[in-house]
The RNA shown here (THF (Tetrahydrofolate) riboswitch aptamer) has 94 nucleotides and comes from Candidatus Izemoplasma sp. Taxonomically the source falls in Candidatus Izemoplasma (Bacteria, Bacillati, Mycoplasmatota, Candidatus Izemoplasmataceae). Rfam family: THF (Tetrahydrofolate) riboswitch aptamer. Rfam's curators write: Tetrahydrofolate (THF) riboswitch was first reported for Ames et al. as an RNA motif in 5' untranslated (5'-UTR)regions of folate transport and biosynthesis genes in Firmicutes genomes.
RNA sequence: AUCAGAGUAACUAUUUUGCGUUAAGUGUUAUACCAUGGGAAGUUGGGUAUAGACGAACACACCCUUGUGGCGGUGAAAUAGUGCGUCCGCUGAA
Numbered sequence: 001a002u003c004a005g006a007g008u009a010a011c012u013a014u015u016u017u018g019c020g021u022u023a024a025g026u027g028u029u030a031u032a033c034c035a036u037g038g039g040a041a042g043u044u045g046g047g048u049a050u051a052g053a054c055g056a057a058c059a060c061a062c063c064c065u066u067g068u069g070g071c072g073g074u075g076a077a078a079u080a081g082u083g084c085g086u087c088c089g090c091u092g093a094a
Stems, first nucleotide, its partner, number of pairs: 002093004010082009019072003028052007038088003042084001058069004
């Protein structure tokens, strides 16, 4: 010096278990901040907070309650798959 590989945030699907359905959550816009392969910076993406706009499927039973079944581009965990562009590292070819 060459070739190959490992490895992030996150995303998708399934299962389990919750939350809401008296509308939160999800998604969206703006602003600020935070983190982002082993290291450095870092576009896109990710997260948090505030403010704004938009927006819904409930039904039945013994009927405030509770239960069951649905619905929500719904939370979390596990499993499987996908998975950093630059520079420097790590492993193998050796």